[in-house]
């Protein structure tokens, strides 16, 4: 990096450090000096391994604003627009070339 597969409306901080960005892309709409990202600690969760009477416990990941923040393409609905469904794209785990 490609492929397969499962999941993506639940849950999780008044902490320390840091000092201006962040929410994948595009368009929106948001968060942020009442402190962004990153890092540390804490926490949540239960995909994989082992384990237990029991998601119990340990380890490997992951996650810790807003539904994957919303839309993007197609169909239906309806007609300055609204709503619904399914894809696509993306994220994470496991497997595989």
């Nucleotide at each position: 990096u490609g492929c397969u597969u499962a999941u993506c409306c639940a849950g999780a901080g008044u902490g320390g450090u840091g000092g201006a960005g962040g929410g994948a892309u595009u368009g929106g709409c948001c968060c942020u000096g009442c402190g962004a990202a990153g890092c540390c600690c804490g926490g949540c969760a239960a995909c994989c391994u082992u384990u237990u009477a029991a998601g119990u416990a340990a380890g490997g990941u992951g996650c810790u604003a807003a539904a994957u923040c919303c839309a993007a393409c197609a169909g239906g609905u309806a007609c300055g627009u609204u709503c619904c469904u399914g894809a696509a794209a993306g994220a994470u785990g496991a497997g595989u070339g």
Source information:
A computed fold for a 97-nucleotide RNA from Salinicoccus roseus, annotated as SAM riboswitch aptamer (S box leader). RNAcentral holds the sequence, with entries from Rfam. Taxonomically the source falls in Salinicoccus (Bacteria, Bacilli, Caryophanales, Staphylococcaceae). Of the family's consensus pairs, 94% are formed in the model. The prediction has a mean pLDDT of 85. Its Rfam family is "SAM riboswitch aptamer (S box leader)". Rfam's curators write: The SAM riboswitch is found upstream of a number of genes which code for proteins involved in methionine or cysteine biosynthesis in Gram-positive bacteria.